[in-house]
Context: one part of a larger RNA
RNA sequence: GAUUGAACGCUGGCGGCAUGCUUAACACAUGCAAGUCGAACGGUAACAGGCCCGCAAGGGUGCUGACGAGUGGCGGACGGGUGAGUAAUACGUAGGAAUCUGUCUCGUAGUGGGGGAUAACCUAGCGAAAGUUAGGCUAAUACCGCAUACGUCUUACGAGAGAAAGCGGGGGAUCUUCGGACCUCGUGCUAUGAGGUGAGCCUACGUCCGAUUAGCUAGUUGGUAGGGUAAAAGCCUACCAAGGCGACGAUCGGUAGCUGGUCUGAGAGGAUGAUCAGCCACACUGGGACUGAGACACGGCCCAGACUCCUACGGGAGGCAGCAGUGGGGAAUAUUGGACAAUGGGCGCAAGCCUGAUCCAGCAAUGCCGCGUGUGUGAAGAAGGCCUGUGGGUUGUAAAGCACUUUCGGUGGGGAAGAAGGGGCUGGGGCUAAUACCCCUGGACCUUGACGUUACCCAAAGAAGAAGCACCGGCUAACUCCGUGCCAGCAGCCGCGGUAAUACGGAGGGUGCAAGCGUUAAUC
Numbered sequence: 001g002a003u004u005g006a007a008c009g010c011u012g013g014c015g016g017c018a019u020g021c022u023u024a025a026c027a028c029a030u031g032c033a034a035g036u037c038g039a040a041c042g043g044u045a046a047c048a049g050g051c052c053c054g055c056a057a058g059g060g061u062g063c064u065g066a067c068g069a070g071u072g073g074c075g076g077a078c079g080g081g082u083g084a085g086u087a088a089u090a091c092g093u094a095g096g097a098a099u100c101u102g103u104c105u106c107g108u109a110g111u112g113g114g115g116g117a118u119a120a121c122c123u124a125g126c127g128a129a130a131g132u133u134a135g136g137c138u139a140a141u142a143c144c145g146c147a148u149a150c151g152u153c154u155u156a157c158g159a160g161a162g163a164a165a166g167c168g169g170g171g172g173a174u175c176u177u178c179g180g181a182c183c184u185c186g187u188g189c190u191a192u193g194a195g196g197u198g199a200g201c202c203u204a205c206g207u208c209c210g211a212u213u214a215g216c217u218a219g220u221u222g223g224u225a226g227g228g229u230a231a232a233a234g235c236c237u238a239c240c241a242a243g244g245c246g247a248c249g250a251u252c253g254g255u256a257g258c259u260g261g262u263c264u265g266a267g268a269g270g271a272u273g274a275u276c277a278g279c280c281a282c283a284c285u286g287g288g289a290c291u292g293a294g295a296c297a298c299g300g301c302c303c304a305g306a307c308u309c310c311u312a313c314g315g316g317a318g319g320c321a322g323c324a325g326u327g328g329g330g331a332a333u334a335u336u337g338g339a340c341a342a343u344g345g346g347c348g349c350a351a352g353c354c355u356g357a358u359c360c361a362g363c364a365a366u367g368c369c370g371c372g373u374g375u376g377u378g379a380a381g382a383a384g385g386c387c388u389g390u391g392g393g394u395u396g397u398a399a400a401g402c403a404c405u406u407u408c409g410g411u412g413g414g415g416a417a418g419a420a421g422g423g424g425c426u427g428g429g430g431c432u433a434a435u436a437c438c439c440c441u442g443g444a445c446c447u448u449g450a451c452g453u454u455a456c457c458c459a460a461a462g463a464a465g466a467a468g469c470a471c472c473g474g475c476u477a478a479c480u481c482c483g484u485g486c487c488a489g490c491a492g493c494c495g496c497g498g499u500a501a502u503a504c505g506g507a508g509g510g511u512g513c514a515a516g517c518g519u520u521a522a523u524c
Base pairs, nucleotide, nucleotide: 001524002523003522004521006520007519008518009517010516013371014370015369016368017367018366019364020363021329026327027326028325030324031323032322035074036073037072040071041070043067044066047065048064049063050061051060052059053058081282082281083280090207091206092205093204094203095202096201099199100198104195105194106193107192108191109190110189111188112146114144115143121136122135123134124133125132126131152161153160154159166187167186168185169184170183171182174181175180208254209253210252215245216244217243220242221241222240223239224238225237226236227235257279258278259277260276261272262271263270264269284305285304286303287302288301307318308317309316310315335361337360338359339358343357344355345354346353347352374404375403376402377401384395385394386393387392408465411459412458413457414456418451421447422446423445425443426442427441428440429439430438468513469512470511471510472509473494474493475492479508480507481506482505483504489496490495
């Protein structure tokens, strides 16, 4: 000199854009953060409507819109947080072969015929509660067989094994038990191939300090056989052999998430790893598996432990390193805010619902950038202050006065863009037996903004509301007076202060930065 996720002191007008627990991976009150689908299902607790009964009060009826709880599907493995652990099961770069992959895309072949249950519900019971037991009824895209098998899998090459589910819209003729069959469209389902995406695995090289850590290793190193996995492999087991690593630093100890990057520097390098992006690890502590395409799963399950809470003492409940917020620790770090309008995600045919992701707002000069706090004129060089050699000098065109301007702020009006979509109506095209439904693509109309009193523009008023901080001995830009008297004090280094201190304290003046300025800490 540059820099910072900074803090502290003094001061503080506005805006834009960023950033904001670096400490206790300490403990957490409260609310919210993952749901959705009635176009899978039996149904109807609430709301609204219709219908029936009734003079009325009211009652009945799932009939319709809808829909609590339940079965079922998909999603809760993403998104969000944190950096404890980890020095290599990680990360970075470059390769590799022995693998899996829901949803998605493009193909191929199917989607036939049956069965038995079970929740909800009803009844009875136990329990303080959490909850739970028994009996009875019922549905499905839940579950289980049978048939079939292009391709698929196994194989001793003879053969053998294995699947499915429906749902919704519309409709002319024919049939009909009046439900529908049938036709058509859409969407699902099953098997399999290819792709895409994502993931798992292996190898090489690189990746901090310590030798006051020199030897380490028994599934250890390799082989055979078996097991196991989606998959190679001591991954596991039995047997056999005795190997494997190490001064090119093994092992042990300490420290640490890694990278793109960031800061500094002419560079080489040094330091660092906040925000943003990629990867990894973790989710009260330790262990375990289940489900699933995917987890050994932050807001799932089981066991153990510590802690907190409830209890009728028998037993139960919980996990903010999600967003806010509280206590604590600390020099120190924000609101228990708004909205799903946009972007994205989950579910859904869709409308839509959910979304503390996200977009916004609030707080903080924490940082960067921009603007303002007036402009011109004005010498009687006013008054006052300070200095003085008492003549004067300086503050100083500074002020006042005069003439203007009105940024920003305040007041009142106007006012974009962020909106793409969505809905019914109506043209054209496709599908089709069809002028129906559905899909694609146009048109006019209606409609969707948290921010928001938005940005921006206009009007009127009025210099009106807006400057401080540090320093002035040398380094280092900037000097005098008074007070003090080795005292009080200053100090980054040299050093000042013991009676004229440009070095302490005050004042006047000056210098430097400026909504900041200085100090401290840290890095180059």
A computed fold for a 524-nucleotide part of an RNA from a Gammaproteobacteria bacterium, annotated as small-subunit ribosomal RNA, 5' domain. The organism belongs to Gammaproteobacteria, within Bacteria. The prediction has a mean pLDDT of 89.